């Protein structure tokens, strides 16, 4: 440097639920907790999914400028160990 995650050490993250705050909602956030995770670090760039305040529509409904990276791809950086 490249590939890789068998076993191990050190450390890391934190689903659901309860709780605090924000939000129209989806969802985010604080604390507790621990389902899991070797990129479950970072970037909404592409696809996918969720929501529909506002806008459009007679209505049914449509629509992201709002979200999700713990849905997939891509970009980028990285601990320990094997080869």
């Nucleotide at each position: 440097u490249a590939c890789u995650g068998a076993a191990a050490a050190a450390g890391g993250c934190a689903a659901a639920u309860c709780u605090c705050u924000c939000g129209a909602a989806a969802g985010a956030u604080u604390g507790a907790u621990a389902c899991g995770c070797a990129a479950a670090g970072c970037c909404g760039u592409u696809g996918a999914u969720c929501u529909a305040a506002g806008g459009c529509a007679u209505a049914a409904g449509c629509u992201a400028u709002g979200a999700u990276u713990g849905c997939a791809a891509g970009g980028u950086u990285a601990c320990c160990g094997u080869u």
RNAcentral holds the sequence, with entries from Ribocentre.
A computed fold for an 83-nucleotide RNA from a Clostridiales bacterium, annotated as c-di-GMP-I riboswitch aptamer.
It matches the Rfam family "c-di-GMP-I riboswitch aptamer". About the family: GEMM was predicted in a large-scale screen for bacterial structured RNA regulatory elements.
Taxonomically the source falls in Eubacteriales (Bacteria, Bacillati, Bacillota, Clostridia).
Of the family's consensus pairs, 94% are formed in the model.